[in-house]
């Protein structure tokens, strides 16, 4: 830094998804060391157990064990009494359990940050300092009696201590305005231990010191309060408030204050977001990022909250108090059922939740911190440390050199190899790490004290020894093959893989990336400028409010002065530390610590400055208005009038039809329409004029005349002086439809009706037809309400209409200039492109609305607005990997233009009907092998199925095999017979010994048999793995390319244009300029001519013979002229005329010549490509599959089966015909297992015989139609020939299933073929015969050959197929495309919904525990007054008032669940139509 995903491709929009960092993590697989960190994020659930806050005898009385002294008793162990010590222990002071630890459940709050206030506060230990510590008095714990209870705990009597408590004295100090006076408060002669002095001692008391006390004043730290700012979401929370806001007066607190009372005012707060509702402990901080910001708040540090839920106060210097206390209420425990007892969010641990988070460790505390205490010391689960855990970060190992025949072995292979790989063995070498073994810390200022720890760390022996995984490898992304599976198992973070050759599944081989890890998986932040302050858009992509006026708002012209909020400079305070940045040090580095400087604010404050903005003042015109003259106009409202037409009503005139329509009907007309005349009603609209013309803020606005009225603009100005622009909220106005009243109502027309169309036709077309369309009032408030462009202003070349005004100009037409408007093109620019372009979408500035993937949705629910229909304001669950905008190059249109084809038309002959061949479907069959299926499968593969063939079915057989190589053995090979079988096949047998080397013996070669194994073999499968070859589009005129230009790009020019052509042929023009692969042309045939050849071929002239009267005819010689064969050359090229093309030129048209004339005729030859078109069965071929069988022999069967549909070609229905006789004229081919003359038999297929030919020689050979003549006379015939019957011929092993011909009987459908189709443009259709291949035999099919030989074409609207151009496109598998919507059927999340359940809140009432404050009529009462009585004070009790649980009624706001229910959404091949997309077949949308 970006990258992958929309498309055939672009280019943009835009979403989605990657690659990175990070985590208190968890989850698969895997683990060696070590350092330094961090570990319940879930259930603020519930907890056994043990610890986690005491401590002080130097406050106070008791006071236990030990000790020691005296003393009695005792022999002694012992034991008794007295005092000292001693100090367990309870207790009674005192100080600390308000700190430390924990945790986030509440809290949107002065709760926290941050910065001020605090003259409105307190403050225990601890410092300064000043003044004092003087006198009295009652008590109660413990203790002892008695006595309640299971226990926890008590009850009552009596004793007692103090640094407990209580009164009195003194007074600094408060407070009152001052003098003065009033109020108030205190002590503990305490406690220590030594010392002095006195004293026997003990204890006392004095003096000094310590500690400790009172009261004042001050410090330091600490904390209470007030505040300014600053940080979460929701307006589908929009109004909220009764202590509510102020007041005055009182309480109350340590303090201000409605904090609280009474009373009195009626105020306060909110769009700068009150109230509500939903989340959430705040920072310092962390994490990403460039930064701006986003997200977070664990671990440390600071503050806040909270301790089972929930209420209260005690006590204190400080709580409303984790481990103190009382109450409710929920669980747990105990119990002798009466009562009692508890609170791990302290450390350990335990259940449970959970995907998850640790030792009931050690330190009777070494260290650092803390309470207590003079001290020693005690307490300390704060801490210091060790366990567990890859959870994090940081280090370090798993060895280093050498080692090639590139070992084995694995994987892959074209079988050659190649990889794994110097990787391993091997050979030398180190010990970090391990292991034994030795030594041994610092961490304690100075004396002792070490949990950690025998740890770190140092030394010494060993020996390579202990020690590597894990994810991925299709593209983003770095890394490849094989096998296996077969849209099955699976993967996937997007895109997408997988349907038998998967680099994507699952293995395995290799590779590749980290590495004690390495993946997933969730979460944040980036990438995302994808919310856009830095940094985005709004004409078509999401997205200008339907228009305007307009209050907050927010923005503002120009001089001059003042100020100084803003702004800018500077100072000075504060932003704890910790961490982030630099910098220096310390652990061997590093991670981690340590020191040091920096950095951090919209803080708070002095100061200057004085341009800019803001405020004050005073001014000024260029902005805004005003004020004069003038213009134009369908602006706007109201009244009034006109004439055309439509339809109705009436009366005439007239008769059969009118209307409508692709065609018709429905309707309307003899009861007289239509039409046509005059008359009249009555509505609603207003031709011509009229036009990218006015006019309006847009909706909109049109016949004419009038009342009333906005507003524009142009001209002129001596006037006001910024009065200006934008506008969220509001308010106005708002086309059609619609809706209420009441009117009207000619036309015209939703709905309905009816006719047609149609498969249907609730539609488009016709004939009625009602609302409504018009009026007058009042609603409605939406629209492709569009220039899809918000309003104002400046500013930035031009040309060209044209409305309105003006100024010069001109006599006039005119011309120029100017201001406001409306339109076209168009520079610069801009845009994704397309457009846009002084009327910006250029270039700026102010204000405003809107935007943020696509469906789901302008839906739901709420709220507002409506009389209703509705609107307004708007979601979310879910589901998709895209949905779009421009354009671009196909295709493709029941769009267009232009051309072309036997496309059509114009002919001339078939085909569909008949019989019967053939080939296919279909049926049928043991089999009826296979394949070919519009056009481009159907007389096709097959140029020939009786067996063979053959691939198919039964049935017998056979297993190295019918056929190849290979190896061993044996035999030559062959071959007569014979038996069994349907044959394959089996079983006997006879004969027979070859070639080559060798002297033999033996070896080879081939040939045959055995044998067992590699393998053969498969017409088994895939033509969608494939080669080849073929078919089609189409012999249509196209497909491309270089270089250049244009275009961001796909692409595009060139190849379009204008002529022309069969042709992208050619000519011209032109950002093009060439060029290639088609096209022509070279190439074969035919057609003319010349040379040349001259036997088999030809026979003009010559010469012989022989027939013959001749004519002439056969044979031979000579000859090669003629035909001919078949080789060469020549011709034709628009090249000459002439005319057209607007010039040219290409080209056309006509003519000369010529055999032949415009590509002469006819063949070959078929671009780039399209059909995953056909063929695995022609033959090659991967891969699969079968191996006593899906191979191989064989026989018989079948491919030939037949109600039947198609295709195609015979013959035919006849008279241009058929019979019969007679008689002419071809070409091209074949011919030895042939072709067969002549002959001879047979009526004939045809036999017999049998000459010629290996062919320009003999032969097949006979050409047919034609022509002539003779029948026949429209008839199912003398047409036509199926069937059928007999009898033959040939062929072949064999003609049953199943062959062809022949003769004679038989004589059948059919008398020109429906809807539909097909061929053919000249030697062509028609029409006749002829020959070949294939073949034993068996064409009416193919294939070539010739013979006779026409007809038409006007022309291109139509149908088919094709080619340029160009248009639309939501198509791109390309119209055989895409695609809408009901309805079936499965999920899926929602909304409604009779209501159910729950949670919170709110409002009324009822309730009232503990406490606290008030009040007291009952009991109790030590200190103090009083002489007593009694008081004063306290205390119970009671009651008041405030309350937590709790309870009763009603609202709101959520969740959850509901019969049914409504629509969405997703689901390879369901129904029913066909809405859109092309004029999508009625243009299409709102």
């Nucleotide at each position: 830094a970006g990258a992958g995903u929309u498309u055939g491709a672009u280019c943009c929009u835009g979403g989605c998804u990657c690659a990175g960092g990070a985590u208190g993590a968890a989850c698969g697989c895997u683990g060696g060391c070590g350092g330094c960190g961090u570990g319940c994020c879930u259930a603020a659930u519930a907890c056994a157990u043990g610890c986690a806050a005491g401590u002080c005898g130097a406050a106070c009385g008791c006071g236990a064990a030990g000790c020691c002294c005296u003393u009695g008793g005792g022999a002694a162990a012992c034991u008794g009494a007295g005092g000292g010590u001693g100090g367990a222990g309870a207790g009674u002071g005192g100080c600390g359990g308000a700190c430390g630890g924990g945790u986030g459940a509440g809290u949107a709050a002065c709760a926290c940050a941050u910065g001020g206030c605090u003259g409105a506060c307190c403050u225990g230990c601890c410092c300064u300092u000043c003044a004092g510590a003087g006198g009295g008095g009652g008590a109660c714990a413990a203790c002892g009696g008695c006595u309640g209870g299971a226990a926890a705990c008590g009850g009552u009597c009596g004793c007692u201590a103090a640094u407990a408590c209580c009164c009195c004295a003194u007074a600094c100090g408060c407070u009152c305005g001052c003098c003065g006076g009033g109020c108030u408060u205190a002590g503990a002669a305490g406690c220590c231990g030594g010392u002095g002095a006195g004293g026997a001692a003990a204890g006392g008391c004095c003096g000094a010191g310590g500690c400790g006390c009172u009261g004042a004043a001050g410090g330091a730290g600490g904390g209470g309060g007030c505040u300014g700012u600053g940080g979460c979401c929701c307006a589908u929370c929009a109004g909220c408030u009764a202590g509510u806001u102020g007041g005055u007066a009182g309480g109350g607190u340590a303090a201000c204050g409605g904090c609280c009372u009474a009373c009195c005012a009626a105020g306060g707060c909110g769009a700068g977001g009150a109230c509500g509702g939903g989340u959430a402990g705040g920072g310092g901080g962390c994490c990403u990022g460039a930064g701006a910001g986003g997200g977070u708040g664990g671990u440390c540090c600071c503050c806040c909250a909270c301790a089972c839920g929930g209420g209260c106060a005690c006590u204190g210097a400080g709580a409303c108090a984790c481990g103190g206390g009382c109450c409710c209420g929920a669980c747990u425990c105990c119990u002798a059922c009466g009562g009692g007892a508890g609170g791990c969010a302290g450390c350990a641990g335990u259940a449970a939740g959970g995907g998850a988070u640790a030792u009931u460790g050690c330190g009777a505390c070494a260290a650092u911190g803390g309470g207590c205490g003079a001290g020693a010391g005690c307490c300390u689960g704060a801490c210091g440390c060790a366990g567990c855990a890859a959870c994090g970060c940081c280090g370090c190992g798993u060895g280093c050199g050498g080692g090639a025949u590139g070992a084995c072995g694995g994987c892959c292979u074209u079988c050659g190899g190649g990889u794994u790989g110097u990787a391993a063995a091997c050979c030398g070498c180190u010990u970090u790490u391990c292991a034994g073994g030795a030594g041994g810390a610092a961490g304690a200022g100075g004396a002792a004290g070490g949990a950690c720890g025998g740890u770190a760390c140092u030394c010494c022996u060993g020996g390579a020894a202990u020690a590597a995984g894990u994810c991925u490898c299709g593209g983003c992304u770095a890394a490849c093959u094989a096998c296996g599976u077969g849209c099955c198992a699976g993967c996937a973070g997007c895109c997408g893989c997988g349907g038998u050759a998967a680099a994507a599944c699952g293995u395995a081989g290799g590779a590749g990336g980290c590495g004690a890890g390495c993946g997933u998986u969730a979460u944040c932040c980036g990438g995302a400028u994808u919310u856009a302050c830095u940094g985005g858009g709004u004409g078509u992509a999401a997205a200008g409010c339907g228009c305007g006026u307009g209050c907050a708002g927010g923005c503002g012209g120009u001089c001059u002065u003042g100020u100084a909020a803003g702004u800018g400079g500077u100072g000075c305070g504060u932003g704890a530390a910790a961490g982030c940045g630099c910098c220096c040090g310390g652990c061997u580095c590093a991670a981690c610590c340590g020191g040091g400087c920096g950095a951090g604010g919209c803080c708070g404050u002095g100061c200057c400055a004085g341009a800019c903005u803001g405020c004050g003042a005073g001014g000024c015109u260029g902005g805004a208005g005003g004020c004069a003259g003038g213009u134009a106009g369908a602006g706007g409202c109201g009244g009034g009038u006109g004439g055309a037409a439509u339809u109705c009503c009436g009366c005439g005139u007239g008769u059969a039809g009118c209307a409508g329509u692709g065609a018709a009907a429905u309707g309307c007309g003899u009861a007289g329409a239509u039409a046509u005349g005059c008359g009249g009603a009555g509505g609603a609209a207003c031709a011509c004029c009229g036009a990218u013309g006015g006019c309006g803020a847009a909706g909109g606005c049109a016949a004419u005349c009038c009342c009333c009225u906005g507003g524009a603009c142009c001209u002129g100005u001596a006037c006001u002086g910024a009065c200006g622009c934008u506008c969220a909220u509001g308010c106005a106005c708002g086309a059609a439809a619609g809706c209420g009243u009441g009117g009207g109502g000619a036309g015209c027309a939703a709905a309905c009706a009816g006719g047609a169309u149609u498969a249907g036709a609730u539609a488009c077309c016709c004939u009625g037809g009602u609302a409504g369309u018009c009026c007058a009032c009042g609603c409605c408030c939406u629209a492709a309400a569009c220039g899809a462009u918000g309003u104002c202003a400046a500013c930035u070349g031009g040309u060209u209409g044209u409305u309105g005004g003006g100024u010069c100009u001109u006599c006039a037409c005119u011309g120029a200039c100017u201001c406001a408007g409306u339109a076209a093109c168009g520079a610069a620019g801009c845009u994704a492109a397309c457009g846009c372009g002084u009327g910006a979408a250029g270039u700026u500035g102010a204000c405003c609305g809107c935007c943020u993937g696509g469906g789901g949705a302008g839906u739901a629910c709420g709220g507002c607005c409506g009389c209703a229909a509705g609107g307004u304001u708007g979601a979310a669950a879910c589901u998709c990997a895209a949905a779009g905008g421009a354009a671009u190059u196909g295709a493709c249109g029941g769009g267009g233009a232009c051309c072309c084809g036997c496309a059509c038309a114009a002919g001339c002959g078939g085909u569909g009907g008949a019989u019967g061949a053939u080939g296919u479907g279909g049926u049928u069959u043991a089999a009826u092998u296979c394949g070919a299926u519009g056009c481009a499968a159907c007389g096709c593969g097959a140029a020939a199925a009786a067996c063979c063939u053959u691939a198919c079915c039964c049935a017998c057989c056979u297993u190295u095999g019918a056929c190849a190589u290979g190896u061993a053995c044996g035999g030559a090979a062959c071959u007569c017979g014979c038996c069994a079988g349907a044959g394959a096949u089996g079983g006997c047998u006879u004969g027979g010994u070859g070639c080559u080397c060798g002297a033999a013996a033996g070896a080879g070669a081939g040939c045959c048999g055995u044998a067992a194994c590699a393998c053969a073999g498969g017409u088994g499968c895939u033509g969608c793995a494939u080669g080849g070859c073929u078919g089609u589009c189409g012999u249509c005129a196209g497909c491309u390319c270089g270089u250049g230009u244009c275009g961001u790009g796909a692409g595009a020019u060139g190849u379009u244009g204008g002529g022309u052509u069969a042709a992208g042929u050619c000519c011209c023009g032109c950002a093009a300029c060439g060029a290639g692969c088609g096209c022509a042309a070279c190439c074969c045939u035919u057609g003319u001519g010349u040379c040349c050849u001259g036997u088999u071929g030809c026979c003009a002239c010559c010469c012989c013979c022989u027939c013959g009267a001749g004519a002439g005819a056969g044979g031979g010689g000579a000859g090669c002229a003629c035909u001919c064969u078949g080789g060469a050359c020549a011709g034709a090229c628009u090249g000459c005329c002439u005319c057209g093309c607007u010039u040219a030129a290409a080209c056309g048209a006509g003519g000369a010549g010529g055999a032949a004339g415009g590509u002469g005729g006819g063949g070959a030859u078929g671009a780039c490509g399209u059909c995953a078109a056909g063929u695995c069965a022609g033959u090659a071929u991967g891969g699969c599959c079968c191996u006593u069988a899906c191979g191989g022999c064989c026989a018989g069967g079948g491919c030939u089966g037949c109600a039947c549909a198609c295709g195609u070609a015979c013959u035919a229905c006849a008279a241009u015909g058929c019979g019969c006789g007679g008689c002419a004229c071809a070409a091209a081919g074949g011919g030895a297992a042939g072709c067969u003359a002549g002959g001879c038999c047979g009526u004939c297929a045809g036999g017999c015989g049998g000459a010629g030919c290996a062919a320009a020689u003999c032969c097949c050979c006979a050409a047919a139609a034609a022509c002539c003549g003779c029948g026949c006379c429209c008839a199912g015939u003398u047409c036509a020939g199926a069937u059928u019957g007999u009898c033959g011929u040939c062929u072949g092993c064999a003609a049953c299933u199943c062959g062809a011909c022949g003769a004679c009987a038989u004589g059948a459908a059919g008398c020109c073929g429906g809807a539909a189709u097909c061929g053919c443009u000249a030697g062509u259709a028609a029409u006749c015969g002829u020959g070949g291949a294939u073949c034993a035999g068996a064409a009416u099919g193919u294939c070539a050959c010739g013979g006779u030989g026409a007809a038409u074409a006007c022309g291109u609207u139509c149908c088919c197929g094709g080619g340029u151009c160009u248009u639309g496109u939501a198509c791109a598998c390309a119209c055989c495309g895409c695609c809408c919507g009901u309805c079936a059927c499965a999920c899926c999340a929602u909304g409604g919904g009779a209501g159910c359940g729950g949670g919170u809140u709110c409002u009324g009432c009822c309730a009232g525990a503990a406490g606290u404050a008030g009040g007291u009529a009952g009991c109790c009462u030590a200190a103090c007054c009083g002489a007593a009585a009694g008081g004063a004070g306290g205390g119970c009790g009671c009651u008041u008032a405030c309350c937590a649980c709790g309870g009763c009624a009603g609202g709101g706001u959520u969740c959850g669940u509901g019969a049914c229910u409504g629509g969405g959404g997703u689901g390879a091949a369901g129904u029913c139509g066909u809405a859109a997309c092309a004029a999508g077949g009625u243009a299409a949308c709102c």